[in-house]
Context: one part of a larger RNA
RNA sequence: UUGGGCGUAAAGGGCAUGUAGGCGGCUGCUCAAGCUCGGUGUGAAAUACCUCGGCUUAACCGAGGGAGUGCAUUGAGAACUAGGCGGCUAGAGUUGCUGGGAAGAAGCCGGAAUUCCAGGUGUAGGGGUGAAAUCUGUAGAUAUCUGGAAGAACACCAAUGGCGAAGGCAGGCUUCUAUCAGAUAACUGACGCUGAGGUGCGAAGGUGCGGGGAGCGAACAGGAUUAGAUACCCUGGUAGUCCGCACAGUAAACGAUGUACACUAGGCGUUUGCCCAAGAGGCGAGUGCCGAAGCUAACGCGAUAAGUGUACCGCCUGGGGAGUAUACCCGCAAGGGUGAAACUC
Numbered sequence: 001u002u003g004g005g006c007g008u009a010a011a012g013g014g015c016a017u018g019u020a021g022g023c024g025g026c027u028g029c030u031c032a033a034g035c036u037c038g039g040u041g042u043g044a045a046a047u048a049c050c051u052c053g054g055c056u057u058a059a060c061c062g063a064g065g066g067a068g069u070g071c072a073u074u075g076a077g078a079a080c081u082a083g084g085c086g087g088c089u090a091g092a093g094u095u096g097c098u099g100g101g102a103a104g105a106a107g108c109c110g111g112a113a114u115u116c117c118a119g120g121u122g123u124a125g126g127g128g129u130g131a132a133a134u135c136u137g138u139a140g141a142u143a144u145c146u147g148g149a150a151g152a153a154c155a156c157c158a159a160u161g162g163c164g165a166a167g168g169c170a171g172g173c174u175u176c177u178a179u180c181a182g183a184u185a186a187c188u189g190a191c192g193c194u195g196a197g198g199u200g201c202g203a204a205g206g207u208g209c210g211g212g213g214a215g216c217g218a219a220c221a222g223g224a225u226u227a228g229a230u231a232c233c234c235u236g237g238u239a240g241u242c243c244g245c246a247c248a249g250u251a252a253a254c255g256a257u258g259u260a261c262a263c264u265a266g267g268c269g270u271u272u273g274c275c276c277a278a279g280a281g282g283c284g285a286g287u288g289c290c291g292a293a294g295c296u297a298a299c300g301c302g303a304u305a306a307g308u309g310u311a312c313c314g315c316c317u318g319g320g321g322a323g324u325a326u327a328c329c330c331g332c333a334a335g336g337g338u339g340a341a342a343c344u345c
Stems, first nucleotide, its partner, number of pairs: 003317004007299002012313001014201004021194003025088006033081002035077008049065006091191001092188005097182004103177007110154001114150008125136002162169002206247006215241002220236004258312006266290010294301002318345003327338004
């Protein structure tokens, strides 16, 4: 372990897919397992309850009655649930048409900037700071011009914008893969929702192997600052950051808000479709702001609900000890997952 809860108090799994399970649209017939109403049997006695009686009363004892929620069996009923056989199209899906997007993968290409290399011009500084110094420069730097090399990131457009399940995704072009929305017609005919386990994806940092390495930059070194300065500031700088393959599997993985469906005033933007009688018009799908009712401890939420309901899953149950110990599973390791107790307030 009921109950009550999960935006911020403890509590939504990082996200998806899907197994078992749970739940499931309209309609006809059937069945009678669940369900409802009867009959019969049983439900021992004592005790308990009601009534009456026996000891002077009571306790105690005796008799009778009812009850005994249940189980078994046998009938009846058929609204609902389950099962069986049919039908339907409003859920779900398929195809054709139109449209959108930084959705993903691979390949090719581009310009600006940075650093480095070579050469020209040119001369004494440059750089850096609160101020300095370390550093760099007469072996010619900084500045400027020309040429070349390399790696990484893509200014403006840019948005309160778009896409993606989430993580996330932004220079341009091509190919491949996937997705979403709208209008309309045809088709399938409940094929649906959720989802314990399982499986896949999963930022940054980290790990292994092989490449790459411009800039930045943990560690590290030096210069400053300071009482000290294992920092903040400065000069350098290795891993890393980048690519391929493999591992890892965690984040304030946040909307701190699980997924799906239905219903419930309005107003103002914006993205993208469609319709029209072209109107500040109407119908969708997203994305924002403000607000009715309602909800909320308040803050606030308010058709993108935290409102009103339904289905299913996950999770919480005082603080510390502790996301620790132990055991098991996973991992090359770092570590991850599951996850206590004593004690204490």